[in-house]
RNA sequence: GGGCCGUUAGCUCAAUCGGUAGAGCACUUGCCUCUUAAGCAAGGGGUUGCAGGUCCGAUUCCUGCACGGCCCA
Numbered sequence: 001g002g003g004c005c006g007u008u009a010g011c012u013c014a015a016u017c018g019g020u021a022g023a024g025c026a027c028u029u030g031c032c033u034c035u036u037a038a039g040c041a042a043g044g045g046g047u048u049g050c051a052g053g054u055c056c057g058a059u060u061c062c063u064g065c066a067c068g069g070c071c072c073a
Base pairs, nucleotide, nucleotide: 001072002071003070004069005068006067007066010025011024012023013022019056027043028042029041030040031039049065050064051063052062053061
């Protein structure tokens, strides 16, 4: 230098053919318990890496860039 894959909540990951962004764990509150843990219920938390484009509408399609991984040179 070239090719491919990945980037979404604090962490690990989903999201079918483009149609209101979700789960588990963690966190907060309550219940339960002598207390803690476990269990049960509820709740908060997102510029979907960044900047553009297409579209009525983009996590999803297109372009460039950044970061990480693998391969080739």
Overview
This is a predicted structure of a 73-nucleotide RNA (transfer RNA) from a Candidatus Omnitrophota bacterium. The sequence is in RNAcentral, with records from ENA. Lineage of the source: Bacteria > Pseudomonadati > Candidatus Omnitrophota.